[in-house]
The part of an RNA shown here (small-subunit ribosomal RNA, 5' domain) has 508 nucleotides and comes from an uncultured bacterium. The full RNA is in RNAcentral, with records from ENA, Greengenes and SILVA.

Context: one part of a larger RNA
RNA sequence: GGUGAACGCUGGCGGCGUGCUUAAGACAUGCAAGUCGAACGGUCAGUCUUCGGACUGGUAGUGGCGCACGGGUGAGUAACGCGUAACUGACCUACCCCCAAGUCCCCACUAACUCCUCGAAAGAGGAGCUAAUGGGGGAUGUGCAGCGUUUCCUGUGGGAAACGCUGUAAAGGCUAUGACUGCUUGGGGAUGGGGUUGCGUUCCAUCAGCUAGACGGUGGGGUAAAGGCCUACCGUGGCGACGACGGAUCGCCGGCCUGAGAGGGUGGCCGGCCACAGGGGCACUGAGACACGGGUCCCACUCCUACGGGAGGCAGCAGUUAGGAAUCUUCCCCAAUGGGCGCAAGCCUGAGGGAGCGACGCCGCGUGAGGGACGAAGGUCCUCGGAUCGUAAACCUCUGAACCCACGACGAAAGUCCCCGACAAGGGGAGAUGACGGUAGUGGGGUAAUAGCACCGGUUAACUCCGUGCCAGCAGCCGCGGUAAUACGGAGGGUGCAAGCGUUACCC
Numbered sequence: 001g002g003u004g005a006a007c008g009c010u011g012g013c014g015g016c017g018u019g020c021u022u023a024a025g026a027c028a029u030g031c032a033a034g035u036c037g038a039a040c041g042g043u044c045a046g047u048c049u050u051c052g053g054a055c056u057g058g059u060a061g062u063g064g065c066g067c068a069c070g071g072g073u074g075a076g077u078a079a080c081g082c083g084u085a086a087c088u089g090a091c092c093u094a095c096c097c098c099c100a101a102g103u104c105c106c107c108a109c110u111a112a113c114u115c116c117u118c119g120a121a122a123g124a125g126g127a128g129c130u131a132a133u134g135g136g137g138g139a140u141g142u143g144c145a146g147c148g149u150u151u152c153c154u155g156u157g158g159g160a161a162a163c164g165c166u167g168u169a170a171a172g173g174c175u176a177u178g179a180c181u182g183c184u185u186g187g188g189g190a191u192g193g194g195g196u197u198g199c200g201u202u203c204c205a206u207c208a209g210c211u212a213g214a215c216g217g218u219g220g221g222g223u224a225a226a227g228g229c230c231u232a233c234c235g236u237g238g239c240g241a242c243g244a245c246g247g248a249u250c251g252c253c254g255g256c257c258u259g260a261g262a263g264g265g266u267g268g269c270c271g272g273c274c275a276c277a278g279g280g281g282c283a284c285u286g287a288g289a290c291a292c293g294g295g296u297c298c299c300a301c302u303c304c305u306a307c308g309g310g311a312g313g314c315a316g317c318a319g320u321u322a323g324g325a326a327u328c329u330u331c332c333c334c335a336a337u338g339g340g341c342g343c344a345a346g347c348c349u350g351a352g353g354g355a356g357c358g359a360c361g362c363c364g365c366g367u368g369a370g371g372g373a374c375g376a377a378g379g380u381c382c383u384c385g386g387a388u389c390g391u392a393a394a395c396c397u398c399u400g401a402a403c404c405c406a407c408g409a410c411g412a413a414a415g416u417c418c419c420c421g422a423c424a425a426g427g428g429g430a431g432a433u434g435a436c437g438g439u440a441g442u443g444g445g446g447u448a449a450u451a452g453c454a455c456c457g458g459u460u461a462a463c464u465c466c467g468u469g470c471c472a473g474c475a476g477c478c479g480c481g482g483u484a485a486u487a488c489g490g491a492g493g494g495u496g497c498a499a500g501c502g503u504u505a506c507c508c
């Protein structure tokens, strides 16, 4: 000098930050991921009706997109990680952007619904009906893929061109027919990711040898993709004192702290990467997961039960309990930013924006300013003369924290609507929308209105009296105390900091 601190005494206000470092212990309750009726058939309500139906608003279900983001935590991990530099001629990429081409014909079903049955429940079964951008078949094939032939380029496995064979697409919707929106195939881009290699990355040698998918090859499998990634066979290799193997500890980094630097320490908040979601395994769906608020199995635990059987996972936001020296509100709002869905209106969003609590930290402000001596009273000391607290107080003048009153924001202009344009791009115009909040701020009124803590032997800034008598006690070190203790305890005075001051712990 520093800290996510804690403890003691004390404590006025504001701004900005920050707040379970321990039990990755266990969790009551609420909320944290939905949305689309412009994909679909029903259904409910309302209005209208030419009684056929139409329109408006809602909705459980089918279907689509999202739920792999965002949020949390640091258990595990010493390398399947991270950092850095390169490679991928060994790869993928939903939504988005650009380009090219297409979007034809047909079929079967099933939820919802109705009926029935079983069950305490969770839920399940049967029969019947129906739709689609859900499912299936066919056509076409710009293209694309595989194989074959030929030619060319080249930087091992790559690329280009031509021909042939085989395979491979689609879905519609609308406020209405359009430069609309969607769908299909292909090419390119953007973004995100997968993978490979070199180097770097703590301690212990009282861990010295380790290794059978082990190291390599061939064939095969698998993957988006190289590879012992997996497998059959073959070979017998591979690693190691430049520390293998084993053990301990640990998420890594940008950074942060310290330091003149070199270095040392650290990785909380914020940002990047990784890993995990009660413990352990597995796959399914999908562009993407081996998936925190999806599935399944085993284990531990908790709960419900009609004992037959079921339900659950806060290391999301609050909150409870336990542990601990110790760490917050079961708050407000989607107004803004961002995200999901939607043509949109909009809906959802404990992301986020705010408010609350805590001197936990930093910064700012205040507890008054000026005048005021016969130097009051009182305290303390005294050589009894006086000295000191001390201009300090009282007192006078001024200002005016709180508090009261009035006004009152910025954060909000996009989306929407109108006009030009083409319903595009772009431009112009109009109106609405604020959780914080009647807050900040401004103006007016208006009262002198919290100060504490540590220390005063030396180090180290600050001294006297009383009490005590190697006692009681102090103490970072040196050391104080056994009858005049500036070192213990009290008082007066002083010194240093100040809404803080000290102590403890840890780092340089």
Stems, first nucleotide, its partner, number of pairs: 001507003005504005012365006018358002020323001025321003029318003034065003039062002042059007072276003081201008091193002096189008104138004113128006143168011172181002174178001202248003209239003214236008251273004255266004278299005301312004329355001331354003337351001338349004368398004378389004403445005411436001416430005452497005457478003463492005473480002